[in-house]
This record gives sequence, structure tokens and C1' cells, in this order.
RNA sequence: CCAGAGGGUCGGGCGACCGCGUCACGCGAGUGUCGAGGAAAGUCCGGGCUCCACGGAAAGCACGGUGCCGGGUAACGCCCGGCGGGGGCGACCCCAGGGAAAGUGCCACAGAAAGGACACCGCCGUCGCUUCGGCACGGUAAGGGCGAAAGGGUGCGGCAAGAGCGCACCGCGUUCCUGGCAACAGGAGCGGCACGGCAAACCCCACCGGGAGCAAGACCGAAUAGGGACCGCAUAUGGGGCCGCUUCCGCCCCGUGGUCCGGGUUGGUUGCUGGAGGCCGGUGGCGACACCGGCCCGAGAGGAAUGGUCGCACAGUCCCGAAAGGGAUGGACAGAACCCGGCUUAUAGACCCUCUGGCGCU
Repeated sequence: CCAGAGGGUCGGGCGACCGCGUCACGCGAGUGUCGAGGAAAGUCCGGGCUCCACGGAAAGCACGGUGCCGGGUAACGCCCGGCGGGGGCGACCCCAGGGAAAGUGCCACAGAAAGGACACCGCCGUCGCUUCGGCACGGUAAGGGCGAAAGGGUGCGGCAAGAGCGCACCGCGUUCCUGGCAACAGGAGCGGCACGGCAAACCCCACCGGGAGCAAGACCGAAUAGGGACCGCAUAUGGGGCCGCUUCCGCCCCGUGGUCCGGGUUGGUUGCUGGAGGCCGGUGGCGACACCGGCCCGAGAGGAAUGGUCGCACAGUCCCGAAAGGGAUGGACAGAACCCGGCUUAUAGACCCUCUGGCGCU
């Protein structure tokens, strides 16, 4: 220098004027203060918080999710570190990665045959036939052909031709030993090979899971309707409600007239933003992260503010120009609504760090 791999940061800056929302101060005019994001987004996971249920911690049947191992975390389907498999020369990347000897099912097209294998071509045999071209019967999975996949692979032996038929190595299975917390890895012995693939097909196994969401919920509180208590009348071997469903058991409720009480819709207040919070430093850890110390406070609206104009430089794009330069345009994706942790998706452009391969120079 070229080509790449991994990770991170910013994502328009400064100033003036006008405007909008919150809060504080002020009698007021007004003054001061703070005012979007890395994703505020999708609402896909996990939590906090709130209310409901809490009905037997019932039985049975379902439903949803997760899925190598160890760790982190409030928790997770997230993250970190490993293991195994696959890809790349490499940095590194990808994997729904439990079980297919519990059962069921499926394996398109092609092909003779697709799972208790199979004979289309080929090869071999026949004390079968023959019109001498072949045919029939039998053996054969080495070769050809089909396919995503053809019932271990390579080599030697063997055989009529072949074949784990025999042997060696590799693979696979199994037993043991060693290392590791484990996933797993390595080694030794045995077995001639049985056990094809698919569980983002049903299923099996293990583990997890009450419901609804700030329009949750709480408080203050007009009228009307509805609610409760008491009294009078009426009555039910009934009817209705309570877990996702069913069953049993259990529990609760019931119509009408009068009097009194209470609740509550519109509205207002609250929940509301100081929190698993951010930044810096130290310690422990490979790391995710944890602990300690210091500093900081950074939107809280409620049809919902966060905007506009101008100036100055800096990137980008377009035009003119041979060039120097000049002119025009003009900032990516997007935008809070109870709050956090993740994931995913969108994102013009700029910058930084580490590493890999190649070439050149010293």
C1' cells in the first nucleotide's frame, strides 16, 4: 500500500433572535432552570410496580415456552467462557446443538429398488434351450446408471464372479482406564457392522409458566341510574356465579315497596420519575460481572412541549472551470408517554482501536 476480520465512539457544531412545555421565584410584567434516542421503533422475550384470583396447595386432561456444558444476572429465549459439528489459507464466522435400539408417520422427482432392501445394465455359472442373434433359471451390490440419500470407506487376500467372506488401517458400536466440576477428549480391549435421514412431523424426556396491565391502581368528589342496611310483603326439591376445560365437593348471590346510608361516571389530584441510575477511579475475575470509594441529577406532558429564522465555519451532493477556484443545495434513521434488562429491525456519513493474508522497502 492492497484485500479482509473483530470491536467501539459520534451521528451535525457554535452564536444571535423569536416561540413552546415543566419547575422555582415574583402581586404582576417577567426572570431563572431543565427539555428526546441509540434506537424513544417492533411489542418479540425477561423483570420491577399495581390490581384481581389465592377454590381443595384436589384429581384428570390440556396449553404455551425452553433444550450441549459451566458460569453471570433481579430474571430471561440475554450475556460470558468452554465443548461438539460445519466453513475459511487465516484473523474469524455459522449451528432450534436433548431423545430416531418407546411408538406412529414421512422420505417428492428420478430410479429395478427408499427401509423387515433391491437385479435395470453389467459380471459369473448351468450335465438347460437355441433359428447361434440370444433366451430361461440361478449366483452376485465390485463396476455403470438414478437420486438429497442405495444398508460403512480404502487397500490386500479370496472367489466361478462377487461379497466383512477373511485380514490391516480408518469409521461405528460397546466395556474399561486416564484427564476434566461438566459438555467432552485421549488411550486400551472386544464386536464384522447390527443402529439410513427427518423430532422448526406427531411424540417422549427434563425444566419453567396464575390473569390483566399506568386506559394498572389510589384519593377528592354534582345530578340521574344502579349498590348496601333495616322494616313490610313475596318465595326456592329452583335459578345464577366462582380454576383454561370437565367432574365431585365446597363457598357466595337472588323479587318488590318505604326510610336511611354509602359508593361512583364527567372533572380534579396522584401514581410520575432518584433508579437492578450515570460517570470516574480502585480491587477480584480469562470474561460476562461483582464489590468498594468519589462525583453527578439528566424531560415528565396529558391531545400531549422539545420548533422556526438568520449568521459563521466543517463534511456530503450537483453545476461551471484545464486548474486554482466560484456558485447552488443541504443534513441519515427517527421521535418519549409507568420504569428497567435484553433481542430484533431502520440508520446518510465521519472517526478510533486490535488482528489476519498478500506485496514492496529497510